Context: one part of a larger RNA
RNA sequence: GCCAGGGAGUGUAUAGGCGUGGCAAGCUAAUAGCGUAGCGAAAGCGAGAGUGCGCAAGAAAUGAGGCACUGGGUAUGAAGAUGCCUAAGUCACACUUAUACGACCCGAAGCCAUUGUGAUCUACGCGCGGCCAGGACGAAGUUGGGCUAACGCUCAACGGAGGUCCGCAACCAGUAAUGGUGUAUCCUUUUGGGUGAGCUGCGGGUAGGGGCGAUAGACCAGUCGAACAUGGCAAUAACGGGUCCCCUCUGAAAUAUCUUAAGGAUAGCCUUGGGUUUACUCGCAUGCGCGGUAGAGCUACCGAUUAUUUGGCACGGAGCCGAAAGGCUCCUCCUUAUAGUCAAACUCCGAAUGUGCAUGCUGGCUGCCCGAGAGUAGGCCGCAUUGGGUAAGCUAGUGCGGCGAGACCGGAAAAACGGUGACUAAGGUUAAGGUCCCUAAAUCCUAGCUAAGUGUGUUGAAGGCUUUUUGUGGCGCAGACAGUCGGAAGGUAGGCUCAGAAGCAGCCAUCCUUUAAACAACGCGUAAUAGCGGACCGAUUGAGCCAUGAUGGGCCGAAGAUGGACGGGGCUAAGCUAGGUACCGAUACCCUAGAGUGCGAAAGCACUGGUAAGAGGGCGUGCCGCACGGCAAGAAGCUUGGUUUUGAGAUCAAGUGGACUGCGCGGCAGUGAAAAUCCUGGU
Numbered sequence: 001g002c003c004a005g006g007g008a009g010u011g012u013a014u015a016g017g018c019g020u021g022g023c024a025a026g027c028u029a030a031u032a033g034c035g036u037a038g039c040g041a042a043a044g045c046g047a048g049a050g051u052g053c054g055c056a057a058g059a060a061a062u063g064a065g066g067c068a069c070u071g072g073g074u075a076u077g078a079a080g081a082u083g084c085c086u087a088a089g090u091c092a093c094a095c096u097u098a099u100a101c102g103a104c105c106c107g108a109a110g111c112c113a114u115u116g117u118g119a120u121c122u123a124c125g126c127g128c129g130g131c132c133a134g135g136a137c138g139a140a141g142u143u144g145g146g147c148u149a150a151c152g153c154u155c156a157a158c159g160g161a162g163g164u165c166c167g168c169a170a171c172c173a174g175u176a177a178u179g180g181u182g183u184a185u186c187c188u189u190u191u192g193g194g195u196g197a198g199c200u201g202c203g204g205g206u207a208g209g210g211g212c213g214a215u216a217g218a219c220c221a222g223u224c225g226a227a228c229a230u231g232g233c234a235a236u237a238a239c240g241g242g243u244c245c246c247c248u249c250u251g252a253a254a255u256a257u258c259u260u261a262a263g264g265a266u267a268g269c270c271u272u273g274g275g276u277u278u279a280c281u282c283g284c285a286u287g288c289g290c291g292g293u294a295g296a297g298c299u300a301c302c303g304a305u306u307a308u309u310u311g312g313c314a315c316g317g318a319g320c321c322g323a324a325a326g327g328c329u330c331c332u333c334c335u336u337a338u339a340g341u342c343a344a345a346c347u348c349c350g351a352a353u354g355u356g357c358a359u360g361c362u363g364g365c366u367g368c369c370c371g372a373g374a375g376u377a378g379g380c381c382g383c384a385u386u387g388g389g390u391a392a393g394c395u396a397g398u399g400c401g402g403c404g405a406g407a408c409c410g411g412a413a414a415a416a417c418g419g420u421g422a423c424u425a426a427g428g429u430u431a432a433g434g435u436c437c438c439u440a441a442a443u444c445c446u447a448g449c450u451a452a453g454u455g456u457g458u459u460g461a462a463g464g465c466u467u468u469u470u471g472u473g474g475c476g477c478a479g480a481c482a483g484u485c486g487g488a489a490g491g492u493a494g495g496c497u498c499a500g501a502a503g504c505a506g507c508c509a510u511c512c513u514u515u516a517a518a519c520a521a522c523g524c525g526u527a528a529u530a531g532c533g534g535a536c537c538g539a540u541u542g543a544g545c546c547a548u549g550a551u552g553g554g555c556c557g558a559a560g561a562u563g564g565a566c567g568g569g570g571c572u573a574a575g576c577u578a579g580g581u582a583c584c585g586a587u588a589c590c591c592u593a594g595a596g597u598g599c600g601a602a603a604g605c606a607c608u609g610g611u612a613a614g615a616g617g618g619c620g621u622g623c624c625g626c627a628c629g630g631c632a633a634g635a636a637g638c639u640u641g642g643u644u645u646u647g648a649g650a651u652c653a654a655g656u657g658g659a660c661u662g663c664g665c666g667g668c669a670g671u672g673a674a675a676a677u678c679c680u681g682g683u
Stems, first nucleotide, its partner, number of pairs: 001683006011101007019093005026034002038045002050069004057062001071086006104242004111232004116228002123206002126203006132196001134166003137162001141158007171193003176189002179187002208224001210220002245618006255267005268376002270373007279366001280364002283361008295349001296347002303342002306339003311334002316331006379403010408419003423594003427590003433584003436569003442581001444580006455571002463556005469550007483540005489513003494508003519534001522533003595608005619672001621669006628662003637656008
C1' cells in the first nucleotide's frame, strides 16, 4: 500500500418552540407545580368596554377574526405623563434549539499529587587499587678550586626541580578533510594533551524545585530552562484533521457596529411556520420636489498666473546727478486698462444620469408583522470611476456585472472575457464564433488596398522614407516645369576705409543708362585682380507643372537569455477595407413524449444549475411486540446472470451451501465509511 472488522451529534436534568393526543377554567403520580388578575419595595388597591378602518361574505347596510385610536387596573407624581397589565391552559409523547455536564470524535505543549522508581549513563565528593616507552632542558641545594678584611662572588662537578620541552609508546581528547551513500556521536588520515587541576578499575555517596556543576542552563540511563512511572484525566485547545444511505424544494455571505480582531455578539442577507391581505416592486408617463458633480467661468468671490499698460508711493533695493540738502529713472508694492492661462478642499453659472412623494398603465408576486432554524464576518475578477504609487498579475474605495456556488459552446490551451443559465429522452433552428487541410461548414460573389509574409489572435514613440485617395492656392499652347544652347552689359574698381578692398573683410548709399534681360550683387574663389556658377532674359523642346494640407496602406527606427512559433501546416489570399448571399455551430430557442414541484375545484399554466445552510419525503441494518408466512422436495450466506425504480435499493433464476428465515403494522437503537500521517488483525 491493499483487504476485513472497528471508528465520531449520545444520555440525564432544566428551559424555549413546533406538532400529535387526552382533559379543559382547569390540568396533573401529588401534601408539590403550572394556569384562571394584575400592579406595587410595601401597606394596599384591583380590569375585560367604546369609536373608526377593513378581509372573507353581501345588492347594500353591515362585517367574526384583524388593524388603529381611545378607554380600564395598578405603581410613581401636585399634575402633564411614564412603566407593567387588560380571559386558554395543562399533562404526556415525538422532533428541534439552548444551557449544565467529557457533550460530535481524535490531537497538545503543559499543571499538580505520590514517605513512588532511578547516579550500572553522566556531574562532583569519598574509600581501596592500577597506569604513564624513550629522549631533552638542567631550578634549589651540596662538594671542590680561585678571589675577598668580611658579607659574599666566581669556575667546575654532583644534583634532579617543573600544572617544563620533543614524542603516531600506552592512554586521553576530538582541529581539519565541510573525506567515508546510508549506521541516534563510528572509521581513516590529520591535529591537541601526554608527571598532572593527569588518566583509569572496583566499591560506595548526593534525588526532582531536588542533586551535581573549573558555568555549557551543562549533566542526573539515547529523556532536562525542572527526570521517569502512575494517577487527577475524556485537563484545556477561539487551532488542525475527520464526521458514514437516497431523492425533492428553497438557497446565501465574505458587509455594518462593538470587540479579547484566526474568534464572538447584534444587525443585514438565507430557510421555514403562522398572521395580515396587495399594503411590495422593475419599466414607462404625468405632476410637485431635492441637489452643486461633468462641463464651463472668473473685473462674480477666493487663491494662483503671463505680457504690456494707467495712476500712486510710506518703507525697502539698484543706478545716475550733486559738496550737501536733495532730485531723477527703474524694481518691489498698491492701483487702472487691454489681451491671455488655471483650481479636490474657488463658483456669477450648470447639465445628463440619480433620487423622494403622489397618481395612472403594462408586467411580476411580492411587502409588512410575530415565532423557530441557520450559515456568513479572509473574498476575487472584468468594465466605468475616485485616491496612493515611476509602475505592478500593486494598493484603498464607489457603482454595475460575473466567479465564488455555474455546467454547455466559442476564445489553441483557460475560475472571471463573448454566447447562454443545464429536469429526462428523441428530432430540428440559431447565438457567439467560424467555413483551404488538421476540423463541422464558401478554395462563395462584387469593388478596392497591401508586396511588407505587413498580416492571418496581443502594444510600439520622436524622426526619416514610400505609396492610395481627396482638398486648397498658383503657373501653363500668348509655351509652363525640368533639361540643353546662348546672353547676363555700360557709367564703375559706387563712395568711405585700407598696404590692397575692383559685386563678394568692414561702414554708408543702393542711383542712372543701353536693353529681350542683366543685382552698385546670392554663393565659390584671389594678396588684390582674374576665373566659375546663381538671380534675370532669349532660343530649343511641347503638356502638364509647382507649392501646401487631410487621409488609407506599408518600411526603418525595433535589444534577452536551451531552438522557433499566426494553435500548426501553410497562405499573396486562406491578409486588410466596404457590401452581399449561403452554410456550420450550444444542454440557448422550437417541437414531441415522460417525471417531479407549486398554484388551481378542474381544464391547465408556470417552474425544476447550485457550495455553506434550512425544509420535506423516503431506502436499508440489528433487536422487540402483534399478526401472517417460507424451509432437508434445501433457510441464511456466497458466486454468476436476468428484470426493474429518479435513487437509496428491490426482485427472479442457476450453482454452491447445509439450518434457519421473511412480508405487513408498530416500537427501540451501540443503525449506513474511502479518507481522520485513524485503531486492530491479515497479507
Predicted 3D model of a 683-nucleotide part of an RNA (large-subunit ribosomal RNA, domain II) from a Candidatus Micrarchaeaceae archaeon. Its Rfam family is "Archaeal large subunit ribosomal RNA". Model confidence (mean pLDDT): 82 of 100. The RNAcentral record of the full RNA draws on ENA.